The RNA shown here (Bacterial RNase P class A) has 379 nucleotides and comes from a Longimicrobiales bacterium. The gene name in the source record is rnpB. Its mean pLDDT, the model's own confidence on a scale to 100, is 75. The source organism's lineage runs through Bacteria, Pseudomonadati, Gemmatimonadota, Longimicrobiia and Longimicrobiales. Its Rfam family is "Bacterial RNase P class A". Its family is annotated with dimeric ribonuclease P complex, ribonuclease P activity and tRNA processing in the Gene Ontology.

[in-house]
RNA sequence: GGGAAGCGAGUGCGGAUCGCGGCCGGUGGCGUCGUUCGCGGUGCCUUCCGGUCGAGGAAAGUCCGAGCUCCGCAGGGCAGGGUGCCGGCUAACGGCCGGGCGUCGCGAGGCGACGGACAGUGCAACAGAGAGCAGACCGCCGAUGGCCCGCGAGGGCACAGGCAAGGGUGAAACGGUGGGGUAAGAGCCCACCGCGCUCCCGGUAACGGCGAGCGGCACGGCAAACCCCACCCGGAGCAAGGCCAAGCAGGGGCGAGGCGCGGCCCGCGCCGUCGAAGCCCCGGGUAGGCUGCACGAGGCGGCGAGCGAUCGUCGUCCCAGAGAAAUGAUCCGCCCCCGGCUCGCCGGGGACAGAACUCGGCUUAUUCGCUUCCCUCUC
Numbered sequence: 001g002g003g004a005a006g007c008g009a010g011u012g013c014g015g016a017u018c019g020c021g022g023c024c025g026g027u028g029g030c031g032u033c034g035u036u037c038g039c040g041g042u043g044c045c046u047u048c049c050g051g052u053c054g055a056g057g058a059a060a061g062u063c064c065g066a067g068c069u070c071c072g073c074a075g076g077g078c079a080g081g082g083u084g085c086c087g088g089c090u091a092a093c094g095g096c097c098g099g100g101c102g103u104c105g106c107g108a109g110g111c112g113a114c115g116g117a118c119a120g121u122g123c124a125a126c127a128g129a130g131a132g133c134a135g136a137c138c139g140c141c142g143a144u145g146g147c148c149c150g151c152g153a154g155g156g157c158a159c160a161g162g163c164a165a166g167g168g169u170g171a172a173a174c175g176g177u178g179g180g181g182u183a184a185g186a187g188c189c190c191a192c193c194g195c196g197c198u199c200c201c202g203g204u205a206a207c208g209g210c211g212a213g214c215g216g217c218a219c220g221g222c223a224a225a226c227c228c229c230a231c232c233c234g235g236a237g238c239a240a241g242g243c244c245a246a247g248c249a250g251g252g253g254c255g256a257g258g259c260g261c262g263g264c265c266c267g268c269g270c271c272g273u274c275g276a277a278g279c280c281c282c283g284g285g286u287a288g289g290c291u292g293c294a295c296g297a298g299g300c301g302g303c304g305a306g307c308g309a310u311c312g313u314c315g316u317c318c319c320a321g322a323g324a325a326a327u328g329a330u331c332c333g334c335c336c337c338c339g340g341c342u343c344g345c346c347g348g349g350g351a352c353a354g355a356a357c358u359c360g361g362c363u364u365a366u367u368c369g370c371u372u373c374c375c376u377c378u379c
Base pairs, nucleotide, nucleotide: 001375002374003373004372005371006370007369008368009367012334013333014332015331016330017329018328020054021053022052023051024050025049026048028045029044030043031042032041033040034039056352060363061362063361064360065359066358067357068237069236070235071234080233081232082231083230084229085099086098087097088096089095100114101112102111103110104109115228116227120226121225122222123221137167138166139163140162141161144160145159146157147156148155149154175193176192177191178190179189180188194217195215196214197213198212199211200209201208202207241291242290243289244288250282251281252280253279254278257274258273259272298317299316300315301314302313303312304311305310335350336349337348338347339346340345341344
């Protein structure tokens, strides 16, 4: 000068004063029930007192995965969505750990949607001669044929034609380097490298092997294009769901009585029908209340297994839970950073943010400090 992992929390620590929310205990008031009238139970609160607890590493985004709850569901397939190297961890995951490969970095290390391109369909702007089983712009050659010169050996032209080494275009141009070869060239031939196939060796596997043989090389890229293959996936969410239940409406019963008909002495009795107030009962259920709801895939510590994620075991702790609303304010001293100066004082600052059914992750926001290990350079 850098890299990795982890930890702590910042308005932090010690005081002082004043507050807020939950729970527990006491006390006072009010209501209600019971009563042997002494009191006891129970509910509420702008009574007061005491005790105890009271945000985060992300509580956030709600992006994945689960628990829990209700609904749905023979089995299988189609459609749709997701995931995608290998092995492991886990309740599960798109997470984590270890490894492989690729790539970046001198390095410690970082990053990677990293299955399949001989199943099929498709795409490739611009530039360029040519972009898929391609192509000849510049260039090279012109052995062979042609034309011209020369008696001839031979020389010239670049017409036919050959070439793809070099230049040029491009993200990408149908292997690379060297040698032989040739008119010039070319896997045309050879060696090595690369590639493909078969085998051998190592590895659980992905994969690896200056291992063997065969093949002159065919099989380019894109699947965050359709697609193919393998595996996974029912829906809704604590406003889930459960219990209790005013009032209003509904149903039923009792119910003074009214109307009609028959008999008859006003009246009374019987039958049918209607039915006010009031009271009681019933089911569903609104407001409201209670629950779900804080002991959990829990925290901390020791020991053990494992490279690790993680697991086992022992000990110990109980740690917010509502209304959407509480978890704070002021002062003094100290701490850290910045600035100033008369050098121990003054001024300013100390992020991001905040629970609401609960966990495991990911991502995003963000300040300061600490610890451990490692790399490179210089002395």